[in-house]
Context: one part of a larger RNA
RNA sequence: UGACGGGGGCCCGCACAAGCGGUGGAGCAUGUGGUUUAAUUCGACGCAACGCGAAGAACCUUACCUGGGUUUGACAUCCAGAGAAUCCUUUGGAAACAUAGGAGUGCCUUCGGGAGCUCUGUGACAGGUGCUGCACGGCUGUCGUCAGCUCGUGCCGUGAGGUGUUGGGUUAAGUCCCGCAACGAGCGCAACCCCUACUUUUAGUUGCCAUCAGUUCGGCUGGGCACUCUAAUAGAACUGCCGGCGUCAAGCCGGAGGAAGGUGGGGACGACGUCAAGUCAUCAUGGCCUUUAUAUCCAGGGCUACACACGUGCUACAAUGGUCGGUACAAAAGGUCGCAAACCCGUGAGGGGGAGCUAAUCCAAAAAGCCGGCCUCAGUUGGGAUCGUAGUCUGCAACUCGACUACGUGAACUUGGAAUCGCUAGUAAUCGCGUAUCAGCAUGACGCGGUGAAUACGUUCCCGGGCCUUGUACA
Numbered sequence: 001u002g003a004c005g006g007g008g009g010c011c012c013g014c015a016c017a018a019g020c021g022g023u024g025g026a027g028c029a030u031g032u033g034g035u036u037u038a039a040u041u042c043g044a045c046g047c048a049a050c051g052c053g054a055a056g057a058a059c060c061u062u063a064c065c066u067g068g069g070u071u072u073g074a075c076a077u078c079c080a081g082a083g084a085a086u087c088c089u090u091u092g093g094a095a096a097c098a099u100a101g102g103a104g105u106g107c108c109u110u111c112g113g114g115a116g117c118u119c120u121g122u123g124a125c126a127g128g129u130g131c132u133g134c135a136c137g138g139c140u141g142u143c144g145u146c147a148g149c150u151c152g153u154g155c156c157g158u159g160a161g162g163u164g165u166u167g168g169g170u171u172a173a174g175u176c177c178c179g180c181a182a183c184g185a186g187c188g189c190a191a192c193c194c195c196u197a198c199u200u201u202u203a204g205u206u207g208c209c210a211u212c213a214g215u216u217c218g219g220c221u222g223g224g225c226a227c228u229c230u231a232a233u234a235g236a237a238c239u240g241c242c243g244g245c246g247u248c249a250a251g252c253c254g255g256a257g258g259a260a261g262g263u264g265g266g267g268a269c270g271a272c273g274u275c276a277a278g279u280c281a282u283c284a285u286g287g288c289c290u291u292u293a294u295a296u297c298c299a300g301g302g303c304u305a306c307a308c309a310c311g312u313g314c315u316a317c318a319a320u321g322g323u324c325g326g327u328a329c330a331a332a333a334g335g336u337c338g339c340a341a342a343c344c345c346g347u348g349a350g351g352g353g354g355a356g357c358u359a360a361u362c363c364a365a366a367a368a369g370c371c372g373g374c375c376u377c378a379g380u381u382g383g384g385a386u387c388g389u390a391g392u393c394u395g396c397a398a399c400u401c402g403a404c405u406a407c408g409u410g411a412a413c414u415u416g417g418a419a420u421c422g423c424u425a426g427u428a429a430u431c432g433c434g435u436a437u438c439a440g441c442a443u444g445a446c447g448c449g450g451u452g453a454a455u456a457c458g459u460u461c462c463c464g465g466g467c468c469u470u471g472u473a474c475a
Stems, first nucleotide, its partner, number of pairs: 001475002003472003007469007015459002019423005026315008034306002042053002064301007073125001077124002079121005086103004091098002107114002127290002130288003137283001138279003141275001143273001148187006154163003167178003193267004198235002201232004207225002212222003238261001241255005317416001321375007334363002338357002343352003382413001387408007429451007
């Protein structure tokens, strides 16, 4: 000087407390461990691994296993020779591939040839998702959006170092004020950026009967840009104003006006560093290893196994409900290899059909909600696992191993021990909708809106953190 203390003081944070809803019990989905296996490819392991890499394993992917092939190689450059490339057919085969036959000559040209592609040969070399993240770059997690981390000069100290950065107030903040052997400065904080809340201007193939007329009653038509909206522009909030408190300060409390009030609400943004944290399997890369194999092609299998254990979720256990009928209101995003309406067929998944849409124009239907009927507390009209049969769709192909539909079947489950998680407001809870990946496959991820709470006395305690101080046999 740090680190640590079941030392002290001060202060924060859904840290506790006050509340609401969960997990832990059940079934299933998914990841992991373990076990099994020819293989169940690899990585990730307290918080900070475990719906994680994977924004989507039937083949492919794919790295694993079994079997069948190749060896200048699936891919790159160079050299030599031959042939355009390419396509069709035959035989063997699971395919890769091998065999045989046929078609076929393009572009540029100084007619020598050249470019491009294919085959053969030769070696230089290619190749490696092989090892090392404790050799590295880059990227990322984490403490933590915590308020800290430092420097120049000066001063103090023999020196390590200190001072500044401590102290008194204050703040979300090393934020600001005052004081002070310090005076300044940098990286962080804040602000500048984006979305959202209010308004102005500009602009109307969306919107409106606001106003006028027509109407098949649909903004449908004429018409209009007033409103809504869209998307550019500008304004608006700064403790600016008033009162009180405060050291006359920084600021705090209350009030006015205002759409909004004290960083208005969200996001992006992550200091010096820590964990030899993670990644050699995104990529890049040193070294090592391999080179008829640790490379490469193909078929099939596996990554989907299953006495079990754990994590994360979904669905429930019902009446604030289930079911049947009627009826209302979104936002955001996507669409031409696409989204697809009306209409017809089917109980249905879906099929036929193809209007419209390169999209404020079409696809386009929200669900909880509201109104009415039934159910009457039961393992039930709760719950839907599992299984049987018959189908639909995607796709060469759904056996291993897809999603969905119909009929039948109807399991556990009656609110969950110890323990443990999230959340302070348009939040929790609850309800549906969309997107990426994607042929198909979503209870996951990322977004969107609808309905919409309870509680916070407080900081004694648990956890994490910041500042000062104290002890130390630790570094």
This is a predicted structure of a 475-nucleotide part of an RNA (small-subunit ribosomal RNA, 3' major domain) from an uncultured delta proteobacterium. The coordinates come from a structure-prediction model, not an experiment, and the mean pLDDT is 84. The full RNA is in RNAcentral, with records from ENA, Greengenes and SILVA.